[in-house]
C1' cells in the first nucleotide's frame, strides 16, 4: 500500500488550548467568531478482537481497537417502477474491525 470477510437508518460530550475554515473527493444541503474541524484531558456510546456460560446463542467491558452532528448527510454508476416528481435494489468510493501478503 494492497487483498479477503463483516458492519455501517440504533448509541453516546463536557472541559481546556487555538483561531478558520469543516464535513473524505465531485455537486447539493449543512455546521462554524454564541468560536466549528483539529489537539490534549476526562467522561460516555457500541461490543470487532476479547472473557465467560454455552452453542451459532446468552451475558460482560478488565485490555486492543472504533466512535461521541446531521443515514456513510443525501446524491453520483447500473437497474426496477412511474407521464413526471420520486420510490426501490444492486454496484462503486469510503469508514471500522479481524485476518492475510
Nucleotide at each position: 500500500c494492497u487483498u479477503u470477510u463483516a458492519u455501517c437508518g440504533a448509541g453516546a460530550g463536557a472541559a481546556g488550548u487555538g483561531g478558520a475554515g469543516g464535513g473524505a473527493c465531485u455537486g447539493g444541503c449543512c455546521c462554524g467568531a454564541c468560536g466549528a474541524u483539529a489537539c490534549u484531558u476526562c467522561a460516555g456510546c457500541a461490543a470487532c478482537c476479547c472473557c465467560g456460560c454455552a452453542u451459532u446463542g446468552c451475558g460482560g467491558a478488565a485490555g486492543g481497537u472504533g466512535c461521541u452532528a446531521a443515514a456513510u448527510c443525501c446524491a453520483u454508476c447500473a437497474g426496477a417502477u412511474g407521464c413526471a416528481a420520486a420510490u426501490c435494489u444492486g454496484g462503486a468510493a469510503g469508514a471500522u474491525a479481524a485476518a492475510a501478503c
Predicted 3D model of a 101-nucleotide RNA (SAM riboswitch aptamer (S box leader)) from Sporolactobacillus laevolacticus DSM 442. The coordinates come from a structure-prediction model, not an experiment, and the mean pLDDT is 85. Its Rfam family is "SAM riboswitch aptamer (S box leader)". Rfam links the family to the GO term regulation of gene expression. Rfam 15.1 lists 9,625 matches to the family in 4,158 species. The same sequence occurs in records of 2 taxa.